[in-house]
RNA sequence: UCAGAUGGCCGGAUGGCCGCUGGCCGUCUUAAGCUCUAAGCAAAGGCGGCUGGAGGAAAGUCCGGGCUCCACGGGAACACGGUGCCGGAUAAUGUCCGGCGGGGGUGACCCCAGGGAAAGCGCCACAGAAAACAAACCGCCGGCGGCCUUUGGCCAAGGGUAAGGGUGAAAAGGUGCGGUAAGAGCGCACCGCGGGAUCGGCAACGAAACCGGCACGGCAAGCCCCACCGGGAGCAAGACCAAAUAGGGACGGCGCAUAGCGUGUUUCCGCGCUGUCGUCCGGGUCGGUCGCGCGAGGCGUUUCGUAAGAAGCGUCCCAGAGGAAUGGCCAUCCCUUCCCUUCGGGGGAGGACAGAACCCGGCUUACAGGCCAUCUGACGCU
RNA sequence: GGGGGCGUAGCUCAGUUGGUUAGAGUGUCGGCCUGUCACGCCGAAGGUCGCGGGUUCGAGCCCCGUCGCUCCCGCCA
Numbered sequence: 001u002c003a004g005a006u007g008g009c010c011g012g013a014u015g016g017c018c019g020c021u022g023g024c025c026g027u028c029u030u031a032a033g034c035u036c037u038a039a040g041c042a043a044a045g046g047c048g049g050c051u052g053g054a055g056g057a058a059a060g061u062c063c064g065g066g067c068u069c070c071a072c073g074g075g076a077a078c079a080c081g082g083u084g085c086c087g088g089a090u091a092a093u094g095u096c097c098g099g100c101g102g103g104g105g106u107g108a109c110c111c112c113a114g115g116g117a118a119a120g121c122g123c124c125a126c127a128g129a130a131a132a133c134a135a136a137c138c139g140c141c142g143g144c145g146g147c148c149u150u151u152g153g154c155c156a157a158g159g160g161u162a163a164g165g166g167u168g169a170a171a172a173g174g175u176g177c178g179g180u181a182a183g184a185g186c187g188c189a190c191c192g193c194g195g196g197a198u199c200g201g202c203a204a205c206g207a208a209a210c211c212g213g214c215a216c217g218g219c220a221a222g223c224c225c226c227a228c229c230g231g232g233a234g235c236a237a238g239a240c241c242a243a244a245u246a247g248g249g250a251c252g253g254c255g256c257a258u259a260g261c262g263u264g265u266u267u268c269c270g271c272g273c274u275g276u277c278g279u280c281c282g283g284g285u286c287g288g289u290c291g292c293g294c295g296a297g298g299c300g301u302u303u304c305g306u307a308a309g310a311a312g313c314g315u316c317c318c319a320g321a322g323g324a325a326u327g328g329c330c331a332u333c334c335c336u337u338c339c340c341u342u343c344g345g346g347g348g349a350g351g352a353c354a355g356a357a358c359c360c361g362g363c364u365u366a367c368a369g370g371c372c373a374u375c376u377g378a379c380g381c382u
Numbered sequence: 383g384g385g386g387g388c389g390u391a392g393c394u395c396a397g398u399u400g401g402u403u404a405g406a407g408u409g410u411c412g413g414c415c416u417g418u419c420a421c422g423c424c425g426a427a428g429g430u431c432g433c434g435g436g437u438u439c440g441a442g443c444c445c446c447g448u449c450g451c452u453c454c455c456g457c458c459a
Stems, first nucleotide, its partner, number of pairs: 001378010012333007020053011033041003055353001059364002062362005067234004080230005085099005100114001101112004115225002120223002122219003137165002139161003145155004173191006192214001193212003198207003238290004248281007259274006297316008334351007383455007392408004401439001410426005432448005
């Protein structure tokens, strides 16, 4: 210098003017309310001042928690769903950190749903002789028997053989030597595989004396088995205040009619209700208030830890709207791009993804441009 | 806030224990038929199976992520 790897950060800057919105303070107005009637409290609105005002993803809603209500005596099991090497971190997690094993890369480094296929069931197309209690198509060996041109050649029943060919993603250990009629873990050496005393490690796992001629093909992101986790719903959760109208209830007044019902055994008669008016109560619709911004909080620092992180100390207060604010303009600077140029410069356009709605921890996805640190490979120079 | 479905040729849709080269109708193009057109007959082209990964010998199908479209449910009485 070029090409990369990993981790982290920013995501236009400064100033002025005009707006929107939350909080606090002051002042004015308004009509009612409360109190101990001196005065104060509190509500709404106007004006003025001070001060706060989107994100790294506010997004997708894919996980995990807080919080709230509902259900539930405790525990366990079944079903369903999820997770899946080991250890740790954490409020918790499917997240993160460290390690183990496997795979990729020259390397820095990256990727892995990574338990069980000797519990059982199922599947393995096509090709191929055979696809899972293995299997003789060609070939090889040997050959009852037969034919011929008879030291030979050809055909060939019934056998042996998994070395070789061919098929396939996969053919039942591999290479070599011996052995054999030809072959074969049939025997041996090495490698692989299975078991494994013992050793190291918290563990996953690693190393391994020795034993076994080799048994156990693959698929569980097919059913399944094993271990662990999960009660349900979600701020439209939930709580409080509460208008008009129409129902409901209580009390009281009026009326009692020729009507209906109940009741005093029946008629007369009496009482109550159905009627109407007033007062009060309950439910809670429109609406309003709370939930709702001090929190698993931010920043700095010390200690412990490889790290994720934990603990201590100091310091700061940092959006809370509700058809929903967080914006617009101007100037200078910074980038990108276009035009003009007398090469000094001048002018124009643009500035990514995207907008909180109960909150928090993660994951994933989108993103113009830029910065920092550590490391790797190649080339060149000293 | 919660839950479900779909994405395959220009269009409408099939595609099941995952298997050879993904189909149908319609549309398009070419030829035949006809004086010409339509109808009809014959033939052909046309597919990154939304996208990116993974499992598997093998993926439209199974799993994960993601994008887009679409449907349903919701407070109180």
About this RNA
Predicted 3D model of RNase P RNA and transfer RNA as a complex of 459 nucleotides. Model confidence (mean pLDDT): 77 of 100. Rfam match: Bacterial RNase P class A. Rfam's curators write: Ribonuclease P (RNase P) is a ubiquitous endoribonuclease, found in archaea, bacteria and eukarya as well as chloroplasts and mitochondria.